[in-house]
Context: one part of a larger RNA
RNA sequence: UUGGGCGUAAAGGGUGUGUAGGUGGUUAUGUUAGUCUUUUGUUAAAGCCCGAGGCCCAACCUCGGAAAGGCAAAAGAUACGGCAUAUACUAGAGGAUGGCAGGGGUGUGCGGAACUCAUGGAGUAGGGGUGAAAUCCGUUGAUAUCAUGGGGAACACCAAAAGCGAAGGCAGCACACUGGGCCAUUCCUGACACUGAAACACGAAAGCGUGGGUAGCGAAUGGGAUUAGAUACCCCAGUAGUCCACGCCCUAAACGAUGUUCUCUCGCUAUGUUGAGUAUCGACCCUCAACGUGGCUUAGCUAACGCGGUAAGAGAACCGCCUGGGAAGUACGAUCGCAAGAUUAAAACUC
Repeated sequence: UUGGGCGUAAAGGGUGUGUAGGUGGUUAUGUUAGUCUUUUGUUAAAGCCCGAGGCCCAACCUCGGAAAGGCAAAAGAUACGGCAUAUACUAGAGGAUGGCAGGGGUGUGCGGAACUCAUGGAGUAGGGGUGAAAUCCGUUGAUAUCAUGGGGAACACCAAAAGCGAAGGCAGCACACUGGGCCAUUCCUGACACUGAAACACGAAAGCGUGGGUAGCGAAUGGGAUUAGAUACCCCAGUAGUCCACGCCCUAAACGAUGUUCUCUCGCUAUGUUGAGUAUCGACCCUCAACGUGGCUUAGCUAACGCGGUAAGAGAACCGCCUGGGAAGUACGAUCGCAAGAUUAAAACUC
C1' cells in the first nucleotide's frame, strides 16, 4: 500500500519541449483473450452464517443446509472497452487567407540628463559629513561657477490596478533578424488530441574560470565616531563584485506559497486588444461578441481566513508530492561540478 489529502496546518516539481506509459470525439460493419449471464468441475475437514439436536443451560460438541470469492472448461450476450477496415464525418486539434497589439528574444548603431576624471578661465577660505562630531579634502588654490575634452554605468517624464513572455524575466531611440499570441473568414486536413516517468532545453541574484572594462555603488578591509564593549547600526575611504565576451554553476519566500488540459455554473464594475451592429460627413458615445488583466459578489466550497467564470465551486484525464516533532534536507553511497556545492536520500537515538 485501503482510505484521506497538497493557498496558509505535512504536501504542486522553478519552467517548458517531449519519449515510453495512461487517457481519449461522432458514425457503420465485423470480431470477442476485457466485461456480463448461465451451467459443470474443483477449491480436504474443521471454522463463519442458517436450521435442528446432545451434555440441567451456556460455552462446547454432533448432524444437515447454504452463501460469497478464486481457478479451469463449456454455452450464450455485445451496451461499454479492445482489435480490424487504404469505413465515413467535423463539433476537438492543426493548417490557409486577411488583419492587430505588445518593455517577447538576439545583434548593431545612435541620444540626452546625471555622475566622475583631466585641462583651462574666473575666484577665496573653507568644503564635506553628522543627532553632535571626527577621520577626510583644501592656500602645491579645494567647495561653489563657466568652457572644452575623456570615461563607464543606468535610461527621469510617458508609466498604469497597464502590456509581453513557459518560467526566470523584459523599459531611452532607430534599424536588421526572429519566437509566441489574439481577432475575423469558415476555405483545407480529418482525431492528427490531452497528460507526461525518463531524457533534453531554459533558468534571478550570488559565486567560479579566461580575457577585457571599472564612472557610481560597494561584501571584505582600514580609519573616524557611538558604546561598558561595538568584530554592528552612523561617517570617511575602499578591494572583489556589479558591466562586456565566452565557458561553468542550477539554487531562491524560483510565490498566486494555488501542476497541466478540457467541460459546466447568478450578477455588478473597471481596464488592455480586436471584431460586428447602431449612429455619424467621419469619429466619439452606446449595444453585442471574443481573448486577456483587476475589484466586489450569488450558489457552492472551506477548520477558519478566505476562494468565488483567472475557483480554493460541480465533474473528467494524466503527472508530481505528503503521512507526528527533532536528529536532517544531514550521514553513507552514487551522479554532476574547476571549486563552492547541487541532486538523490536514510537510520540509530530522542520527545
Annotation:
The part of an RNA shown here (small-subunit ribosomal RNA, central domain) has 351 nucleotides and comes from a freshwater metagenome. Its mean pLDDT, the model's own confidence on a scale to 100, is 86. RNAcentral holds the full RNA, with entries from SILVA. Its Rfam family is "Bacterial small subunit ribosomal RNA". Gene Ontology terms of the family: structural constituent of ribosome and ribosome.